[in-house]
RNA sequence: GGGGACGUAGUGAAGUGGUUUAACACGCCUGCCUGUCACGCAGGAGAUCGCGGGUUCAAGUCCCGUCGUCCCCG
Numbered sequence: 001g002g003g004g005a006c007g008u009a010g011u012g013a014a015g016u017g018g019u020u021u022a023a024c025a026c027g028c029c030u031g032c033c034u035g036u037c038a039c040g041c042a043g044g045a046g047a048u049c050g051c052g053g054g055u056u057c058a059a060g061u062c063c064c065g066u067c068g069u070c071c072c073c074g
Stems, first nucleotide, its partner, number of pairs: 001073007010026003018057001028044005050066005
C1' cells in the first nucleotide's frame, strides 16, 4: 500500500429496512425480605447503535467517506 471482518448501555450481546418508546444476561440504584451481608422477589436508571454524509415515506440494518480493533496479501 491492497483486501476482509468487526465497532450497539459499565461489560458481554441480540436485532440485516417498518409493529410503541432498541431485547437479554451480568453489573449499578431503590424498596421488600434478613439481626447484618449474601441469596431471593419487585421496581428503576443507563445506548439517538464509533463519527460524518447519502438513499428511502421509514435506516442499528442499505450506500459513500472517515476513525479504531483484529485478520490476510504485498

Transfer RNA from Candidatus Adiutrix sp., 74 nucleotides, folded computationally. It matches the Rfam family "tRNA". By type it is a transfer RNA. Its mean pLDDT, the model's own confidence on a scale to 100, is 81. The sequence was found in a public genome assembly.